[in-house]
């Protein structure tokens, strides 16, 4: 340098054939329990869905470049 596969919450991953506010686990606040703590249960906050364009009424999703991360291959 090409292929492939990947980038969505602090991690770790879902997100089916474009369409209300984009979700779960674990973490973190903060309540309950407990003599305390763990553990558990309720609850809250955390998101430019990697970027820049383009298609469309309408884009996390569809194309086009670029950036990043692993892997083949030269």
């Nucleotide at each position: 340098g090409g292929c492939u596969a990947g980038g969505u919450a602090g991690c770790u991953c879902a997100g089916c054939c474009g369409g209300u506010c984009a979700g779960a686990g674990c973490g973190c606040g903060g309540c309950a329990c407990u003599c305390a703590u763990a553990a558990u249960g309720c609850u809250g906050a955390g998101g430019u869905c990697g970027g820049c364009g383009g298609u469309u009424c309408g884009a996390u999703u569809c194309c086009g470049c670029c950036c990043c991360u692993a892997g083949c291959c030269a």